Predicted 3D model of a 74-nucleotide RNA (transfer RNA) from an uncultured Clostridia bacterium.
The coordinates come from a structure-prediction model, not an experiment, and the mean pLDDT is 80.
Rfam family: tRNA. By type it is a transfer RNA. Its family is annotated with triplet codon-amino acid adaptor activity in the Gene Ontology.
RNA sequence: GGGCCAAUAGCUCAGUUGGUCAGAGCCACCGGCUCAUAACCGGUUGGUCCGGGGUUCGAGUCCCUGUUGGCCCA
Numbered sequence: 001g002g003g004c005c006a007a008u009a010g011c012u013c014a015g016u017u018g019g020u021c022a023g024a025g026c027c028a029c030c031g032g033c034u035c036a037u038a039a040c041c042g043g044u045u046g047g048u049c050c051g052g053g054g055u056u057c058g059a060g061u062c063c064c065u066g067u068u069g070g071c072c073c074a
Base pairs, nucleotide, nucleotide: 001073002072003071004070005069006068007067010026011025012024013023019057028044029043030042031041032040050066051065052064053063054062
């Protein structure tokens, strides 16, 4: 220098053909159970979807560009 992939909750991730969907598990917190702790059960909090721009009635999703990380080639 060239190519490909990824970025969504504190962490790991899902998200269908663009549409009344922003979710799961873990963590944390509260409650139940227990003599108590763990385990187990129920509930709650938490996100402008990496930044900027564009297309569209409508973008996490499509297009352009930048940043960061990973892999490959030279």